[in-house]
RNA sequence: GCAGCCCGGGUAGUCGCGGCGGAGGAGUGUCGGCGACGACACCCCGUCCGUCGAGGAAAGUCCGGACACCAUAGAGCAGGGUGCUGGAUAACGUCCAGCCGGGGAGACCCGCGGGAAAGUGCCACAGAAAUUACACAGCACGUUGGUCAGGGUCCGCCUUGAUCGGCUGCAACGGUGAAAUGGUGCGGUAAGAGCGCACCGGCGUCGUGGUGACACGGCGGCCAGGCAAACCCCACCUGGUGCAAGGCCGAAUAGGGGGGCGUUCGAGGGCUGCUCGCCCGAUGCCCCCGGGUUGGCUGCAGGAGGCGCACGGUAACGUGCGUCCCAGAUGGAUGGCUACUCUCGACAGAAUCCGGCUUACAGGGCUGCACGC
Numbered sequence: 001g002c003a004g005c006c007c008g009g010g011u012a013g014u015c016g017c018g019g020c021g022g023a024g025g026a027g028u029g030u031c032g033g034c035g036a037c038g039a040c041a042c043c044c045c046g047u048c049c050g051u052c053g054a055g056g057a058a059a060g061u062c063c064g065g066a067c068a069c070c071a072u073a074g075a076g077c078a079g080g081g082u083g084c085u086g087g088a089u090a091a092c093g094u095c096c097a098g099c100c101g102g103g104g105a106g107a108c109c110c111g112c113g114g115g116a117a118a119g120u121g122c123c124a125c126a127g128a129a130a131u132u133a134c135a136c137a138g139c140a141c142g143u144u145g146g147u148c149a150g151g152g153u154c155c156g157c158c159u160u161g162a163u164c165g166g167c168u169g170c171a172a173c174g175g176u177g178a179a180a181u182g183g184u185g186c187g188g189u190a191a192g193a194g195c196g197c198a199c200c201g202g203c204g205u206c207g208u209g210g211u212g213a214c215a216c217g218g219c220g221g222c223c224a225g226g227c228a229a230a231c232c233c234c235a236c237c238u239g240g241u242g243c244a245a246g247g248c249c250g251a252a253u254a255g256g257g258g259g260g261c262g263u264u265c266g267a268g269g270g271c272u273g274c275u276c277g278c279c280c281g282a283u284g285c286c287c288c289c290g291g292g293u294u295g296g297c298u299g300c301a302g303g304a305g306g307c308g309c310a311c312g313g314u315a316a317c318g319u320g321c322g323u324c325c326c327a328g329a330u331g332g333a334u335g336g337c338u339a340c341u342c343u344c345g346a347c348a349g350a351a352u353c354c355g356g357c358u359u360a361c362a363g364g365g366c367u368g369c370a371c372g373c
Base pairs, nucleotide, nucleotide: 001369002368003367004366005365006364007363009341010340011339012338013337014336015335017053018052019051020050021049022048023047027042028041029040030039031038032037055347059358060357062356063355064354065353066352067242068241069240070239074276075275076274077273079238080237081236082235083234084098085097086096087095088094099113100111101110102109103108114233115232119231120230121227122226123225136174138170139169140168142167143166144165145164146163147162148161149160150159151158152157182200183199184198185197186196187195201223202222203220204219205218206217207216208215209214246298247297248296249295256289257288258287259286260285261284268280269279270278271277305324306323307322308321309320310319311318312317
C1' cells in the first nucleotide's frame, strides 16, 4: 500500500428508568370462627425479588421482499426496471465465480458490458470536407491553348526546355480536429491508392477447447466513423396502497343539509391510468358540504432468527445435528453520583420486520497478499 474482520471504554458501589416472570406487605371481597385469627380470590399500588434491555451503521429511504387490505380475481396495452456468461437467494438494480474492456509497477479496483446492417437524430468551433463526404495548399504521364528561349527547316512547320491556364488522374504528403474511407513498413506507379506483400486491428468463415460469455489457430484483401447514461429496437421482469396497513371493544354526535338517478333491457360504484372481463347494486347506491369519535386492546416480535459443529460446494451459499430466546416504547425506556482504571472514547438512538446497497466514523487490534529498503 491492497483486501477482509473485530473492539469502540472497563470495574465496584449507590440511587433511578422500561418489558417479562414470580411473590404478596398494604387494600378490597367471600367463607369459617365468640374473638384473636385462618383460607381463597382480586389486585402490577410511589411494595419486594429475579431476569432482559439500541447499531455497525439504528442513518439515507436508494432497491428487494414478508405481511395486511383493495378482492372473487384474470388478460392486454400504457408506464416502470434490468441488460456479458454461469451460479446463489424468498427476491433484488444484491452477492459469488468467470469472460471482455479500462486504470494501476503490483496486490487490486472500476463497468456508460444486448443491438448502429430496422428507423430517426446529433457530431459545436476549426478544417476543402464530418457520410450523397464535387479537394484548401498541392503532385503527375497524357491532352489542349498562350508566352519566352534554343536548335532545325522543304518557311507549311517540327523539336527541346521553362512558365501561366484548361481537361484528365490522385487522396499518399501538408494543415485542421476528439474523430478524415483501417495503422506501420516495403514494393509498385506518370503521380498515387490494399494496387501487391509482411505484421497488427476489424469483419467473414472453418477447426479445436469450454455448460457459456469467449479463447487459440487456419483461410479470406472483405474494410460498411462515433454517440443508444440520445429517441428507438430486442430479451427478460413488473397490480395498487401501505403498520398512520389491518382487526376488535368502548364512546360520542347533527337519525345534519344538498344533489344525481334508477329498479335486472342495470343508473352508478369498485379493481393505480386505459380497454376487455369480473363483482356489488334497488329506497338502494353514489357525489358534495358539514359535524362527532384524537380512548383502550391487538397487530408487536419464535423469526426467509442467532450461535456452534459436521458434510457438500473454488465461492456466494446449502443440508444435517445440537443449543439459545437476544428491546418492544407510544408526552415515546438504560440516566445521575462516587472511587479506581484505561487505548482518554469517533459516527451516532429501534418504532411492523427482514435481505442488501450507499453515506459517516477519533483511536486500537488481528489475518492474508503486493511493493520498496